[in-house]
RNA sequence: AAAGAGGGCCAGGAAGACGCGGGCUGCUUGGCUUUGCCGAGCAGCUUGAGGAAAGUCCGGACUCCACAGGGCGGGCCACUGAGGAAACCUCAGCGGGGGCGACCCCGGGAAAGUGCCACAGAGAACAGACCGCCGAUGGCCUGGGCGAGAAGCCCGGGAUCAGGCAAGGGUGAAACGGCGGUGUAAGAGACCACCAGCGGCUCGGGCGACCGGGCCGGCUCGGCAAACCCUGGUCGGAGCAAGGCCAAAUAGGAAGGCGCUCGAGGACUGCUCGUCCGAGCCUUCGGGUAGGCCGCAUAGACAGAUGUCUUCCCACGACAGAAUCCGGCUUAUCGGCCCUCUUUCGCC
Numbered sequence: 001a002a003a004g005a006g007g008g009c010c011a012g013g014a015a016g017a018c019g020c021g022g023g024c025u026g027c028u029u030g031g032c033u034u035u036g037c038c039g040a041g042c043a044g045c046u047u048g049a050g051g052a053a054a055g056u057c058c059g060g061a062c063u064c065c066a067c068a069g070g071g072c073g074g075g076c077c078a079c080u081g082a083g084g085a086a087a088c089c090u091c092a093g094c095g096g097g098g099g100c101g102a103c104c105c106c107g108g109g110a111a112a113g114u115g116c117c118a119c120a121g122a123g124a125a126c127a128g129a130c131c132g133c134c135g136a137u138g139g140c141c142u143g144g145g146c147g148a149g150a151a152g153c154c155c156g157g158g159a160u161c162a163g164g165c166a167a168g169g170g171u172g173a174a175a176c177g178g179c180g181g182u183g184u185a186a187g188a189g190a191c192c193a194c195c196a197g198c199g200g201c202u203c204g205g206g207c208g209a210c211c212g213g214g215c216c217g218g219c220u221c222g223g224c225a226a227a228c229c230c231u232g233g234u235c236g237g238a239g240c241a242a243g244g245c246c247a248a249a250u251a252g253g254a255a256g257g258c259g260c261u262c263g264a265g266g267a268c269u270g271c272u273c274g275u276c277c278g279a280g281c282c283u284u285c286g287g288g289u290a291g292g293c294c295g296c297a298u299a300g301a302c303a304g305a306u307g308u309c310u311u312c313c314c315a316c317g318a319c320a321g322a323a324u325c326c327g328g329c330u331u332a333u334c335g336g337c338c339c340u341c342u343u344u345c346g347c348c
Stems, first nucleotide, its partner, number of pairs: 001344010012313007020048013050319001054330002057328005062239004074235005079093005094107005108230002113228002115224003130169002132165003137162003140158007177195002180192003196220001198217008243294004253285006265277004314317001
C1' cells in the first nucleotide's frame, strides 16, 4: 500500500427568524361551594425522539382474575461452567464444520418408532443392475480325437439362453467404510493386515462439556427433529382498551320524614297578596352511566407537540419517529471516524 477480520463512536454542523408540546417563575385577569380550588392571557427561563423509538420474537416489572389434588392438551428452552430477576441474554470454554489466516457458523436424541429425501439415476435405505465383468454350473450352436455311429468318453471354441457379480464406468447433495492382499469363472468383509468410524470395558487428566491411551467386539450402521415424535427442564390466564379513584342529569332501588280537601308541592312570580292546578314531595344511602383524575416516567399526551424558512461550510446528509416501563434478539440504514488484528506485496 492493497485485500480483509473483530469491536466502538457519530447520524450533517454553525448563526438567525417565525412557530408547537411540557415544566417553573412573575404580572394581569375570570369563575366557584372562597384560610382554598379550577382556569385564561402575556413575558422570562428551561426542557423536548432513536440506534433502532420498528417487528412484537424472547424474558421480566406492574395490574386484575383464578388457585385442594391429579390428568389431558399446549407454548418456550436444550454442549459445559460462571454471571444475571429472567431470557432465542452476556462472558469464558468444549465439540463439529468453513476459511491460507485474523475469524465466522452450528450445538439433546436419527442405534425407540412413523414419515420425507426434489431433479437426475437401474437403484435413495433390510437398495439396485443401465453400461460393464463372468458365464464356473445347466442348456444351445460348433471344431477336433477314439469310435461303425449326431450312443458314449476326452480336449476345446462361441457369449447365445438361464444364471452369477457389484470391482470399474455413469447419475446425484448423498450410492450401504478406505486402501492393499488372499481368493474366484468373474467378484464381494467372503477372509486377512493397516487405517477411519461405532459400541463395551478400563487407565490417566479436567469442576465439567470433553481430551489422551490400552484391551475386546460384530465387520460398518446415510441425511432431515425449522416433519411428527422421544427425553429432560420450565410455564396458571389475560394484558395499560391492564387496573384503581372521584362522580352529574334522567330513570329505577333501599331507609326515613312530610302530605293526600285540616292541601305537601307547583305555575303566574324576585317578594307579598290573590287566582289556578294539585297527589305526591323532600332528605339520606348504595350501584351503574356521561365526564374527570390516577396508573404515566428527568420528552410525554386531548391517543395530538418536537416543525418551517434564510445564510454560510462540508464528506451533500440514510433508515426512520415515542404512547405503561425495563433487559435482550431480529430487521432497515447515505456515509464518516477511531482502536486492535490477519494475509500478500514493496522499501529501510
Predicted 3D model of a 348-nucleotide RNA (Bacterial RNase P class A) from Bipolaricaulia bacterium (SeqCode). The coordinates come from a structure-prediction model, not an experiment, and the mean pLDDT is 78. A source record names the gene rnpB. Its Rfam family is "Bacterial RNase P class A". It is annotated as a ribozyme. The organism belongs to Bipolaricaulia (SeqCode), within Bacteria.